Background
This is a predicted structure of an 89-nucleotide RNA (c-di-GMP-I riboswitch aptamer) from a Gammaproteobacteria bacterium. Taxonomically the source falls in Gammaproteobacteria (Bacteria, Pseudomonadati, Pseudomonadota). Its Rfam family is "c-di-GMP-I riboswitch aptamer". Gene Ontology term of the family: cyclic-di-GMP binding.

[in-house]
RNA sequence: UCUACUUAAUCGCAAACCCGUCGCAAGGCGGGGACGCAAAGCCUCCGGUCUGGCGGUCUGAAUGACUAGCAGAUAGCGGGGUUGCCGGC
Numbered sequence: 001u002c003u004a005c006u007u008a009a010u011c012g013c014a015a016a017c018c019c020g021u022c023g024c025a026a027g028g029c030g031g032g033g034a035c036g037c038a039a040a041g042c043c044u045c046c047g048g049u050c051u052g053g054c055g056g057u058c059u060g061a062a063u064g065a066c067u068a069g070c071a072g073a074u075a076g077c078g079g080g081g082u083u084g085c086c087g088g089c
Base pairs, nucleotide, nucleotide: 012037013036017032018031019030020029021028022027035076041082042081043080045079046078047077048074049073050072051071052070055067056066057065058064
């Protein structure tokens, strides 16, 4: 340095769905419920994906569409930062 011992133990979180609630929405929160997760703890700095209120454009108008400057969501989409548990050695 590499490989094996390593299918360990105590735990934790909680997808879909249902009920309630907040939001235009994506989606969030609470309760139930478990698909899974060794960070599925926390944080939007980078990328991805999703939503579209305001503004603007198109339309005779409504409706609708477009735009994404902008605003928001996703940490259970990755990267990154940070904190934590156990075994062996």